Predicted 3D model of a 1436-nucleotide RNA (small-subunit ribosomal RNA) from Chroococcales cyanobacterium SERB 43. The RNAcentral record of the sequence draws on ENA and SILVA. The source organism's lineage runs through Bacteria, Bacillati, Cyanobacteriota, Oscillatoriophycideae and Chroococcales.
RNA sequence: AGUUUUAUCAUGGGUCAGGAUGAACGCUGGGGGGGUGCUUUACACAUGCAAGUCGAACGAGCCUUCGGGGUAGUGGGGGACGGGUGAGUAACGCGUGGGAAUCUGUCCUCAGGAGGGGGAUAACGGGCGGAAACGGGCGCUAAUACCCCCUAUGCCGAGAGGUGAAAUGAAUUUCGCCUGAGGAUGAGCCCGCGUCUGAUUUUCUAGUUUGUGGGGUAAUGGGCCCCCCAGGGGACGAUCAGUAGCUGGUCUGAGAGGAUGAUCAGCCCCACUGGGACUGAGACACGGGCCCGACUCCUACGGGAGGGAGCAGUGGGGAAUUUUCCGCAAUGGGGGAAAGCCUGACGGAGCAACGCCGCGUGAGGGAUGAAGGGCUCUGGGGUGUAAACCUCUUUUCUCAAGGAAGAAGACAUGACGGUACUUUAGGAAUAAGCCCCGGGUAAUUCCGUGCCCGCAGCCGCGGUAAUACGGGAGUGGGAAGCGUUUUCCGGAAUUUUUUGGGGUAAAGCGUCCGCAGGGGGGCUUUUAAGUCUGUCGUUUAAGCGUGGAGCUUUACUCCCUUUCAGCGAUGGAAACUACAAGGGUUUAGUGUGGUAGGGGGAGAGGGAAUUCCCGGUGUAGCGGUGAAAUGCGUAGAUAUCGGGAAGAACACCCGUGGGGAAGGGGCUCUGCUGGGGCAUAACUGACGCUCAUGGACGAAAGCCCGGGGAGCGAAAGGGAUUUUAUACCCCUGUAGUCCUGGGCGUAAACGAUGAACACUAGGUGUCGGGGGAAUCGACCCCCUCGGUGUCGUAGCUAACGCGUUUAGUGUUCCGCCUGGGGAGUACGCACGCAAGUGUGAAACUCAAAGGAAUUUACGGGGGGCCGCACAAGCGGUGGAGUAUGUGGUUUUAUUCGAUGCAACGCGAAGAACCUUUCCCGGGUUUUACAUCCUGCGAAUCCCUUUGAAACGAGGGAGUGCCUUCGGGAGCGCAGAGACAGGUGGUGCAUGGGUGUCGUCAGCUCGUGUCGUGAGAUGUUUGGUUAGUCCCGCAACGAGCGCAACCCCCGUCUUUUUUUUCCCGCAUUCAGUUUGGGACUCUAGAGAGACCGCCGGUGAUAAACCGGAGGAAGGUGUGGUGACGUCAAGUCAUCAUGCCCCUUUCAUCCUGGGGUACACACGUACUACAAUGCUACGGACAAAGGGUUGCAAGCUCGCGAGAGUUUUCUAAUCCCCUAAACCGUGGGUCAGUUCAGAUCGUAGGGUGCAACUCGCCUACGUGAAGGAGGAAUCGCUAGUAAUCGCAGGUCAGCAUACUGCGGUGAAUACGUUCCCGGGGCUUUUACACACCGCCCGUCACACCCUGGAAGUUUGGCAUGCCCGAAGUCGUUUCUCCCACCCUUUUGGAGGAGGACGCCGAAGGUGGGGGUGAUGACUGGGGUGAAGUCGUAACAAG
Repeated sequence: AGUUUUAUCAUGGGUCAGGAUGAACGCUGGGGGGGUGCUUUACACAUGCAAGUCGAACGAGCCUUCGGGGUAGUGGGGGACGGGUGAGUAACGCGUGGGAAUCUGUCCUCAGGAGGGGGAUAACGGGCGGAAACGGGCGCUAAUACCCCCUAUGCCGAGAGGUGAAAUGAAUUUCGCCUGAGGAUGAGCCCGCGUCUGAUUUUCUAGUUUGUGGGGUAAUGGGCCCCCCAGGGGACGAUCAGUAGCUGGUCUGAGAGGAUGAUCAGCCCCACUGGGACUGAGACACGGGCCCGACUCCUACGGGAGGGAGCAGUGGGGAAUUUUCCGCAAUGGGGGAAAGCCUGACGGAGCAACGCCGCGUGAGGGAUGAAGGGCUCUGGGGUGUAAACCUCUUUUCUCAAGGAAGAAGACAUGACGGUACUUUAGGAAUAAGCCCCGGGUAAUUCCGUGCCCGCAGCCGCGGUAAUACGGGAGUGGGAAGCGUUUUCCGGAAUUUUUUGGGGUAAAGCGUCCGCAGGGGGGCUUUUAAGUCUGUCGUUUAAGCGUGGAGCUUUACUCCCUUUCAGCGAUGGAAACUACAAGGGUUUAGUGUGGUAGGGGGAGAGGGAAUUCCCGGUGUAGCGGUGAAAUGCGUAGAUAUCGGGAAGAACACCCGUGGGGAAGGGGCUCUGCUGGGGCAUAACUGACGCUCAUGGACGAAAGCCCGGGGAGCGAAAGGGAUUUUAUACCCCUGUAGUCCUGGGCGUAAACGAUGAACACUAGGUGUCGGGGGAAUCGACCCCCUCGGUGUCGUAGCUAACGCGUUUAGUGUUCCGCCUGGGGAGUACGCACGCAAGUGUGAAACUCAAAGGAAUUUACGGGGGGCCGCACAAGCGGUGGAGUAUGUGGUUUUAUUCGAUGCAACGCGAAGAACCUUUCCCGGGUUUUACAUCCUGCGAAUCCCUUUGAAACGAGGGAGUGCCUUCGGGAGCGCAGAGACAGGUGGUGCAUGGGUGUCGUCAGCUCGUGUCGUGAGAUGUUUGGUUAGUCCCGCAACGAGCGCAACCCCCGUCUUUUUUUUCCCGCAUUCAGUUUGGGACUCUAGAGAGACCGCCGGUGAUAAACCGGAGGAAGGUGUGGUGACGUCAAGUCAUCAUGCCCCUUUCAUCCUGGGGUACACACGUACUACAAUGCUACGGACAAAGGGUUGCAAGCUCGCGAGAGUUUUCUAAUCCCCUAAACCGUGGGUCAGUUCAGAUCGUAGGGUGCAACUCGCCUACGUGAAGGAGGAAUCGCUAGUAAUCGCAGGUCAGCAUACUGCGGUGAAUACGUUCCCGGGGCUUUUACACACCGCCCGUCACACCCUGGAAGUUUGGCAUGCCCGAAGUCGUUUCUCCCACCCUUUUGGAGGAGGACGCCGAAGGUGGGGGUGAUGACUGGGGUGAAGUCGUAACAAG
């Protein structure tokens, strides 16, 4: 920084950006310098080399240029160094600092000495055995090999005394030898401190702890042995188990820390596994020896040989790690007097981008900018000065010439190496890839794909426009590298010492007592352990840091130098802590006095109620519920009265009142008993606080034994409810609830808040005590101590909230937390009779889980308001017939769309053809339509013919307009391509316009204020209501809505006077005409209505109610539709992105279909009749339309209509007789003189055409239907209902739609309920927002894990047996015996053999523990839309 949310804050985890790596992998790859390179099988190894040297210690033999050289052996020193590895080891192994009881070859210093003797033995000679390795005899010989004597400073011993050395070898010095003393170096031993994890490892230990005495060692020591004692280690973690070489350092980090221990350096351990010693100054010995074992090799089968964890190298393992190189020139080591020799140590080279550092792959110029691929709005932009091209340079490359330092040390001596370096020549020549481009995180576009392929570290991307997949182009970032992966640190304050928390996020033990531990009040003095400070020693070198120097620079190397800190030694200070001593009183405790209390426990007593029993009265019900039933009751219940019994619980008082550590405790009385508070200040004198382990108490339920059992009541039975009802409700009812004694030990054991102490504003209530004042007294008032509540300041807190009873400020101690799930599970252990409790993981899985607050939404939450929402009414629908639309079905096709309200007489304001998209069939392919090019022809018209038509074939007529005479315009035909065309897809890519909530009253903003913030306030409260207005208010203002504005109707005024009108005048059959402009009307402009006036209510407001006046009274009607919601509908009105078709999904034509029909639904019309029907007569509209037209009048027809045509482009003429209504007549309650479907016949007009498939007329026919079940719709006044008229569409077709007027009601108590909506409040685990979320079983797949009869098992300790090599011991056996003693077949001594102790490997037995596996089985997790229910979230 990203990630939980609609958004927010905080908690909390996952993840990323950084650095590092002995690295590996993928793609790529030009030099150089300086480093590094088996992390895995301490697996096995072919071959070569890695430790030899000395002839100036010795003899022999060989060669010789006689100078000498070289060889095996004896001898000397070396081989214990150097080099490798990290298996083991949790240890005095390592680190650090000390110590005493030691040794030390070579080296240095000092002192002294080296006299005299002796016997052997290898080599060698000769011979034997053996395949070999090699070995046994016999004989000879030397030494600086070996031995003796003398002497000696030394050593041992109390002393006496004892013991004890050498090489004259070569030589001129010098090197050597022996003894002693000292030093240096190296090594051995001991101790303090430090040094990983686990307590689900708590007890371990018999040589174990100590001691006496021995033996042993260089040396201390139970290191070893005899004897004795019973100790020793351990909660400050013994023992056991797991893991591991340790350190300087390295990586990281601001640091503290964390991780690590390659290369370099120090220490340790190991050398095929195991054991053991020898030699030696030093080993229990990597390239020595012995034994056991495993493995490999040789063999003549009898026996032998070997050990790369040295350098190369091989195989194997593995993701993975180099040459069987050169040289001793340098540095260092061994031997040597030296020359020289040896040295896979080392110096170098080789391989590897493995990492670090530095260089290059060219530099300058070069276009308004080539080509190309790619993008595009087609204009252009970008790759891009990039290229080409010109000029220049040569690091690098190739060739050539010169050519080091490293060499010390006079000459000589260089592996590297003809290398570094220098100077020419040549020629831009030899040299660029990798990753990324959604966010974090620098950098974007096109195409392909279409939840596919795939990507992905986290969030996530992909379902037809993917900046996230794959490719291209371009950009960005590193760059001879770039990415990925592994591991570590960081970020992570995410184990928190520095530096966190715990009321609600994870987290205070249920409560108290209390040992150890931790920490602890005031004064004086002491000491100096802690503390502070000075000095000294040490903390190797390298490394790190500062400075400097050398390679051209850097990496690298070299030089000088510093700090912190640790340990040790020593001197000082005395404030604080500590130690010691003393005294003091305020912590704490005791005493005394009075005091409150459901504190505990025991005993005794009491009344009310319930049930049961007995008796009386009394009769048919009782009981129970939402309603019922089961149940009880005529064998007498319930009810009521009297008597009796039993058990349990104690009403009122009772109170955020009191007491208790908590759990918990309530009738009264009496013994016993714990604690508290107040007053006093007599006593003690810090005695105090908190407490791991431990102990005690500890609700309810459940357990054991014995009682008891009224009521209640798990389980169980029955009745209801219900789709079910193993529930809620009802009737019964067992354990239990009660008592005594045990046992359990847990609770939301909660204030979700550990205990103690101190400090830090107050107000107000209440309980207990005391004091003051006052009073006769009580009360009131003031002060104070202790408890218990509430509000609140500072402060704290993520917020909520806490707030002297702290969640504030501090101190001390204890317990606890570190993502969710798995899981408080498994295993182990402890406790328990059991139930179970305590302690308490992991694998695996997810990117969240969780807290507080905010805004919505929702609630079968609350209160309140409105609406034809209900109610009150009127009329319908649902039943019938028909019309029309839809679904379904059918069909070659029944084109498509619309689908709850908000689709269904909807798109469609009108499908016979056309329309028309659908189907069958027949045609056309630059097209039916637009633009461009070329050619021809005027256009156009007529005729014949094929065909269903389209299309096609043929003939003829016709020569137009303009002109600069070239041609042009328009139209038609033909041709070639660009293109056209698409009612093809996507309304979930879109524009536009539309519906709906809803004409509901809401939706917001600016500034200010509050809040960490999301947000809040304003807009909430009171009233009124349309968020209209008033009042109030941390708000003040404003916008879109409301209202106003606009239109129509209603009254009046004024203007106008034709086509309208006609009071009065004249005139006519007639407002017909002259005339007039009063009236009506027309259509312009105004007036009018504003709660304005009065009264009442209200807060004196807003407003409401009533009244007057008025044509009209409280919004008069209509239009006008806020922010938004529904991915609402429409790509088929139109427009449009993208995709798709192009002899077809385009286009033309004929015919058909959209009009089908077992069925279902919606919307209408007409009816079922008498408030009616029918016949005749009579009256009154408004609003519209009319030249492809409305059509008068006249004539004809029963009629639809036909013929003719006046007037009219309309206040002029026409449609135009309105109907219901009124009057008169008819029939009389019926399937009718109701109703009109259906069907038949005959006609009419429209039209190319009326069959599928239209409308009308006449005559005839005369179906269902007698008021419509559940359910449901509209309407509050000129409304419903009813009546007709007109218009658009239209050739024709109207029961539809849009308008118009006529007649003209009923009802509204009211807001409980249904539906919808606004606002307030509240809950919430919802936010895709309740059509939400979400739980568990079962089924399937995969993964993980527990149990399990068993099986198997590396490792561990242990009993017994056997017992190699070997040291030690014993030895009467064998051999040797120079030297010593003796004088012998000697002794002492030595070697071998044998025996004994110990003893590796091996065998065997049980033990404990780990791991693997195991039929079967338990659990958990994750999966697509499976099944069953609906437990939780709202009063779910």